RNA sequence: GGAAGUUGGAGUGAUGAUCGCGGCUGAAUAAGUCGAGGAAAGUCCGGGCUCCACAGGGCAGGGUGCUGGUUAACGACCAGGGGGAGUGAUCCCAUGGAAAGUGCCACAGAAAAUAUACCGCCGUUGCUUGCAACGGUAAGGGUGAAAUGGUGAGGUAAGAGCUCACCGGGUUGUUGGUGACAACAAUCGCAUGGUAAACCCCACCUGGAGCAAGACCAUAUAGAGGAGCAUGAAGUACCCGCUUCGUUAUGACUCCCGGGUAGGUCGCUUGAGGUUGCUGGUAACAGCAAUCCCAGAUACAUGAUUGUCGCCGCUUGCGGUAACAGGACCCGGCUUACAACCGACUUCCCAAU
Numbered sequence: 001g002g003a004a005g006u007u008g009g010a011g012u013g014a015u016g017a018u019c020g021c022g023g024c025u026g027a028a029u030a031a032g033u034c035g036a037g038g039a040a041a042g043u044c045c046g047g048g049c050u051c052c053a054c055a056g057g058g059c060a061g062g063g064u065g066c067u068g069g070u071u072a073a074c075g076a077c078c079a080g081g082g083g084g085a086g087u088g089a090u091c092c093c094a095u096g097g098a099a100a101g102u103g104c105c106a107c108a109g110a111a112a113a114u115a116u117a118c119c120g121c122c123g124u125u126g127c128u129u130g131c132a133a134c135g136g137u138a139a140g141g142g143u144g145a146a147a148u149g150g151u152g153a154g155g156u157a158a159g160a161g162c163u164c165a166c167c168g169g170g171u172u173g174u175u176g177g178u179g180a181c182a183a184c185a186a187u188c189g190c191a192u193g194g195u196a197a198a199c200c201c202c203a204c205c206u207g208g209a210g211c212a213a214g215a216c217c218a219u220a221u222a223g224a225g226g227a228g229c230a231u232g233a234a235g236u237a238c239c240c241g242c243u244u245c246g247u248u249a250u251g252a253c254u255c256c257c258g259g260g261u262a263g264g265u266c267g268c269u270u271g272a273g274g275u276u277g278c279u280g281g282u283a284a285c286a287g288c289a290a291u292c293c294c295a296g297a298u299a300c301a302u303g304a305u306u307g308u309c310g311c312c313g314c315u316u317g318c319g320g321u322a323a324c325a326g327g328a329c330c331c332g333g334c335u336u337a338c339a340a341c342c343g344a345c346u347u348c349c350c351a352a353u
Base pairs, nucleotide, nucleotide: 001349002348003347004346005345006344007343008342009341013309014308015307016306017305018304019303021035022034023033024032025031037324041335042334044333045332046331047330048329049210050209051208052207053247054246056244057243058242059241061206062205063204064203065202066080067079068078069077070076081095082093083092084091085090096201097200101199102198103195104194105193118141119140120137121136122135123134124133125132126131127130149167150166151165152164153163154162168190169188170187171186172185173184174183175182176181214266215265216264217263223257225256226255227254228253229251235250236249237248273292274291275290276289277288278287279286280285310321311320312319313318314317
């Protein structure tokens, strides 16, 4: 100097003024103070919270899927193991089991699983001399995503783990590790494809519905409507479905018909909270200390004008200031979109010293 990899920050501005909008404080119409995002998007996961009376068990259904850790929890995150890509920094994996069972692998091909001989090679016989019949073969070729371990040597009529060496695989043992696993040694010529993102098996987890949840107040009307069961035995209540044990409550029971209201308040923002420092840990993160309060609308709120500075462009005095995009109970993640940037660490190549 060039080309790459990982990661952090912030989000075309900063700072005033005037008017305007919403919350809070305030007696106030004074004044003060606060007022959208890194993804607020998607609604893909997990929870907090609310209701179904409480707690335990089983079946079905659903979810996850290598090991260990972090967390309120997770399918997230951190660190490792195994496999794959790359010279490398690094990146990717829907990463348990195919010898429990059942399925599927189109077409092509001789043949797609305990599956064979299309071309070919070798031997014997016959004869019309390149054909036929019989036998052996799976090393070579073809088909295919995939064809019965691989390479080499020996051996053979020609071949084949037929034999041997190395690699690969199975089994057993030793050592290291919390573990997934790894290394080494011995032994065996060694039964073999794929697919579980097919059904299935195994291990672990798992009630349902959701802020339009739910609670309260006010107003209003018409329930002198009908049917059933019943006086605590039964029934009902563990609202996706079935079932069971114990407790508790009980006319707030079940069904049909008809009428009124749809307004207000709460829930609603102090939190598994933010920031800074120290300690522990490889890290995710945890503990301790200090400090701060940072939207709560519902007719659904933050806009307009302007000064100075910054940045960009040029005609030096003008113009512009851009991307993706705006809460609605809250929080932790993931995924997707994004103009122009700033920083840190790491890898490879070239040149010079």